A computed fold for a 689-nucleotide part of an RNA from Xylanibacter oryzae DSM 17970, annotated as large-subunit ribosomal RNA, domain II. Its Rfam family is "Bacterial large subunit ribosomal RNA". Its mean pLDDT, the model's own confidence on a scale to 100, is 82. The full RNA is in RNAcentral, with records from SILVA.
[in-house]
Context: one part of a larger RNA
RNA sequence: ACCUACGAGUUGCCGUCGCCGGCAAGGUUAAGGAUGAAGACAUCCCGAGCCAUAGUGAAAGCGAGCCUGAAUAGGGCGCUGAGUCGGCGGAGGCAGACGCGAAACCAAGUGAUCUACACUUGACCAGGAUGAAGUCCGGGUAACACCGGAUGGAGGUCCGCACCAAUAAGCGUUGAAAAGCUUCUGGAUGAGUUGAGUGUAGGAGUGAAAGGCCAAUCAAACUUGGAGAUAGCUCGUACUCCCCGAAAUGCAUUUAGGUGCAGCGUGGCACGAUCCCGUAGAGAGGUAGAGCGACCGAUAGGAUGAGAGGGCUUCACCGCCUAUCAAGUCCUGACGAACUCCGAAUGCUCUACGGCCGCAGUGUCGCAGUAAGGGCGCGGGUGCUAAGGUCCGUGCCCGAGAGGAGAAGAAUCCUGACCGCCGUCUAAGGCCCCGGAAUUCUGCCUGAGUUAGUCUAACGAAGUCUGGUCCCUGUGACAGCUAGGAUGUUGGCUUGGAAGCAGCCAUUCAUUCAAAGAGUGCGUAACAGCUCACUAGUCGAGGGUCCGGGCAUGGAUAAUAAUCGGGUAUAAGGCAGAUGCCGAAGACGCGGGAUAGUAAUAAUAAAAGUAUCGGUAGGGGAGCAUUCCAGUCUGCGUUGAAUCCGGGGGAUAACCCCCGGUGGAGCGUCUGGAAAAGCAAAUGUAGGU
Numbered sequence: 001a002c003c004u005a006c007g008a009g010u011u012g013c014c015g016u017c018g019c020c021g022g023c024a025a026g027g028u029u030a031a032g033g034a035u036g037a038a039g040a041c042a043u044c045c046c047g048a049g050c051c052a053u054a055g056u057g058a059a060a061g062c063g064a065g066c067c068u069g070a071a072u073a074g075g076g077c078g079c080u081g082a083g084u085c086g087g088c089g090g091a092g093g094c095a096g097a098c099g100c101g102a103a104a105c106c107a108a109g110u111g112a113u114c115u116a117c118a119c120u121u122g123a124c125c126a127g128g129a130u131g132a133a134g135u136c137c138g139g140g141u142a143a144c145a146c147c148g149g150a151u152g153g154a155g156g157u158c159c160g161c162a163c164c165a166a167u168a169a170g171c172g173u174u175g176a177a178a179a180g181c182u183u184c185u186g187g188a189u190g191a192g193u194u195g196a197g198u199g200u201a202g203g204a205g206u207g208a209a210a211g212g213c214c215a216a217u218c219a220a221a222c223u224u225g226g227a228g229a230u231a232g233c234u235c236g237u238a239c240u241c242c243c244c245g246a247a248a249u250g251c252a253u254u255u256a257g258g259u260g261c262a263g264c265g266u267g268g269c270a271c272g273a274u275c276c277c278g279u280a281g282a283g284a285g286g287u288a289g290a291g292c293g294a295c296c297g298a299u300a301g302g303a304u305g306a307g308a309g310g311g312c313u314u315c316a317c318c319g320c321c322u323a324u325c326a327a328g329u330c331c332u333g334a335c336g337a338a339c340u341c342c343g344a345a346u347g348c349u350c351u352a353c354g355g356c357c358g359c360a361g362u363g364u365c366g367c368a369g370u371a372a373g374g375g376c377g378c379g380g381g382u383g384c385u386a387a388g389g390u391c392c393g394u395g396c397c398c399g400a401g402a403g404g405a406g407a408a409g410a411a412u413c414c415u416g417a418c419c420g421c422c423g424u425c426u427a428a429g430g431c432c433c434c435g436g437a438a439u440u441c442u443g444c445c446u447g448a449g450u451u452a453g454u455c456u457a458a459c460g461a462a463g464u465c466u467g468g469u470c471c472c473u474g475u476g477a478c479a480g481c482u483a484g485g486a487u488g489u490u491g492g493c494u495u496g497g498a499a500g501c502a503g504c505c506a507u508u509c510a511u512u513c514a515a516a517g518a519g520u521g522c523g524u525a526a527c528a529g530c531u532c533a534c535u536a537g538u539c540g541a542g543g544g545u546c547c548g549g550g551c552a553u554g555g556a557u558a559a560u561a562a563u564c565g566g567g568u569a570u571a572a573g574g575c576a577g578a579u580g581c582c583g584a585a586g587a588c589g590c591g592g593g594a595u596a597g598u599a600a601u602a603a604u605a606a607a608a609g610u611a612u613c614g615g616u617a618g619g620g621g622a623g624c625a626u627u628c629c630a631g632u633c634u635g636c637g638u639u640g641a642a643u644c645c646g647g648g649g650g651a652u653a654a655c656c657c658c659c660g661g662u663g664g665a666g667c668g669u670c671u672g673g674a675a676a677a678g679c680a681a682a683u684g685u686a687g688g689u
Stems, first nucleotide, its partner, number of pairs: 001689006011095004016090008026051003032045005055062002065077004098236002101233001105226006116200009125190001127159003130155001134151006163187003168183004202218001205213002239623006249262005263370002265367007276355008289342001290340002296336002300332005307325002309322004373398010403414003418592004423588003429582003432567003438579001440578006451569001459554002463551006470544003480538005486511003491505003517532001521530002593613004624678001626675006633668001635667002644661007
């Protein structure tokens, strides 16, 4: 891992609701007894008791009324009759109460053959080194002290086996081993090691102290019991079909992953048009917007400028001035969730009329689940007008929704799957190939493989197409070419110089002209020189400025599916239009099933027709299978039961039936009853492979 077997809403009592049955203003017996019987049990007796038949008040009490009250008021609870006993079912309560699962707590015991410490009594420590005290001899001293040499053999002394330990590394890690092996290493006469015996026990011991050790168990051992502790937690919870079908919200909570009430679901009963939609009318309201010479607040520029500051003046008053501040007023402009002189659209409430008849609406009783939600669009708060962020409102979807499109992809687009069909039409989206369907048609755009085919900015640019605007133009524009571009004058000042061209000044003037600046750039030390404005000629038809729009362009930068899903494409790209086609579980066609209510009718009810039939939690309904019991067929069976294997058939499903083989003794139909009544999951339990 697989297979097989086992494996989870049960039982008793209590009240409650529904269904069925008996009796009914009544209903019913319990224990006990009698009869029958081996017994379970059946029938009868017994009416104690219980519920109902009257309520109300705290009570005395009164009573179809009672209480409150001063009340004959008002108000509260009642009266105008349905219960009760039994059975079954739903959920609830008390019990272990659907099953398995703690960490723990308490009690009584068992443990010191492991290990900790202690006690008693034994045992053990190769060899080598060092050489304390003391003593002796010699020297030495007044006597000591002291010095030298021997001797001596101390020490938690040194080196190092046994022994004890465990520093480092390697190996081992389903090991040879539930702690080992190898090499190196520490102690090795000591607080040493060790044998045997004995003692200390669970909030206790023991501990050179690590919360260590106390039998592979220790921040409280082990065994048994209380005990099925408790578990608002996790996991699991077993056959089928049919109808409906949620919630992830509000309030409260020692509450936040729990629960109560409400909301939303379902089933029964009652009411019956109340729901919903449209139109019309009547209302409440201060949002969007707008406005602010209508308040509050904030506010840009300008004008004016009370007043203040500063300066001048004066003995003082007066007065004058201003590179300062500034009320108010005027002109122009603009802002506000907690501003409003204003003010919608929607939405909401009510009324009327019309439509609508749907698993619409309302009430009540039984039973729930939900109370972690999520994405997207729109209106907002928060945040960075960040987030697949977060918090509200509102709608849709996922959740609980399959199918088609989006390459792939819960919630984006299309569309809501009862079943069957090798039929038809469409939606979104597509139609060159992969790939079903146009290499379809008309007009324009793009030349970047832009793009289709992730999203892309400020800003830059004679890309190109297009719309407008103003100006010039056959009295010749624009561009090019040829020629001129002068004179007073080197204007004045400044300057070393300043002559159109360093700088300053200005009546930047005047003259000759077709035209020519007291000069647009380059240039010189200053001149010179080149050039422009401006003019003529040549040429011969459009040229230029500015403002928009479309498509392109630069900006453009990330790490092995890279690349538009791929190939590829100049359309098979973009914009506008046209006609076809493909395309889904949509619609239609044909066949079949289920559910619901309506209805001709005296009633019940079939067929046909109509509508409906996605579905998690959950509610309701109807069945299949298994075991046992009673009755039944007075069924089947050694002329072969159950079982197992193979084959065939039937039913909407659970399932059922038949044939052959196997097997060798039991098994079934129907009607009821009773349950140890259905397994894929629980890191389920046991066995097998």